Context: one part of a larger RNA
């Protein structure tokens, strides 16, 4: 000097990105427990007190109960919760990157929405045939949201999807007209030119589709601008015009979304880019790619605290294993 243990003055997180490691709580019985609450919970909340041995009563045979006694210390060694307050997010048990990620992410019941009447609709399969399902719309297969409360605003113009069938436009196939080519024939020798055969292929007639007309946003999606005005001043409830299909309702909001930004205000602290509470000037929240709250859960993320400690101030000393000499 490395590793892996133990102890430590004073002080006690000053240390870090972060109390990361550690150090503390710990059993078992009494007593005592708040806000919130989905009335179950929260809860072992939290916060105290006890626990030996000896004797003597009681005994329901688990122990009580009184007098004593011993040590610093009786769950006398070892094993065995730290807790509290706020917020974000996901409700919840779960489940996942076998092997750098366990989460906030996937699942969940629930809610909604499509598509399916049975030889179902969806999958596999050239196919027979299977699954679905020895079910049968209270099934079952896809999509989207994700417990629970309170809700879920407008826009159907553009994409899709349903539905319609007047009328435009549309193939393949009918159809064969015209025109061309050949030649028996005829001929003024310049041509004309039946049949038939090739070659072309016209009007005509022809479905779905598109065009077209409706419905449809818990389909994909979207949800404005510029000027003016109140008897200080600022501000705009009015008004005025342009767009648009329709101009973002209702909670929220500097936020897992705010650039400008350490946005200002208050509250923690002596001092706070973090946090929490408001404000709203939302670069660029917003209602099932759900909004918003929410009791319980979480080896989740963030901030404050209380116990505690060698994390530190700041290092010391012990123990064991190496390493280093010798074999």
């Nucleotide at each position: 000097c490395u590793c892996u243990c133990g102890u430590u003055a004073a002080g006690g997180a000053a240390c870090u990105c972060g109390g990361c490691a550690a150090a503390a709580u710990g059993a078992c019985c009494c007593c005592g427990u708040a806000a919130c609450u989905u009335c179950g919970g929260g809860a072992g909340a939290a916060g105290g007190g006890g626990u030996g041995c000896u004797g003597g009563c009681c005994u329901a045979c688990g122990g009580g109960c009184c007098a004593g006694c011993c040590g610093c210390a009786g769950u006398g060694a070892a094993g065995a919760g730290a807790c509290u307050c706020a917020a974000a997010c996901g409700a919840c048990u779960g489940u996942u990157u076998a092997u750098c990620a366990a989460a906030a992410a996937c699942a969940c019941a629930g809610g909604u929405u499509u598509a399916u009447g049975c030889a179902a609709a969806a999958u596999c399969g050239u196919a027979a045939g299977a699954u679905g399902a020895c079910g049968u719309a209270u099934a079952u297969g896809g999509g989207c949201u994700g417990a629970c409360g309170c809700c879920u605003g407008c826009c159907c113009g553009g994409u899709g999807c349903u539905g319609g069938a007047a009328g435009g436009u549309u193939a393949a196939g009918u159809g064969a007209a015209c025109a061309g080519g050949u030649u028996a024939g005829c001929u003024u020798c310049g041509g004309c030119g039946a049949a038939g055969c090739c070659u072309u292929g016209c009007a005509a007639u022809g479905a779905a589709g598109c065009c077209c007309c409706a419905g449809u946003a818990a389909a994909c999606g979207g949800c404005g601008g510029c000027c003016g005005u109140a008897a200080c001043u600022a501000u705009a409830a009015c008004g005025g015009u342009c767009c648009u299909a329709a101009g973002g309702u209702a909670g929220c909001g500097a936020a897992a979304u705010u650039c400008c930004u350490u946005g200002u205000c208050g509250g923690g602290u002596a001092a706070g880019u973090u946090c929490c509470g408001a404000c709203c000037c939302g670069c660029a929240c917003g209602a099932a790619a759900g909004g918003c709250g929410u009791a319980a859960c979480g080896a989740u993320u963030u901030g404050a605290g209380u116990a505690c400690u060698g994390u530190c101030u700041c290092a010391a000393c012990g123990a064991g294993a190496g390493a280093c000499u010798c074999g």
Model confidence (mean pLDDT): 88 of 100.
Large-subunit ribosomal RNA, domain IV from Fructilactobacillus florum DSM 22689 = JCM 16035, 327 nucleotides, folded computationally.
The sequence was found in a public genome assembly.
Its Rfam family is "Bacterial large subunit ribosomal RNA".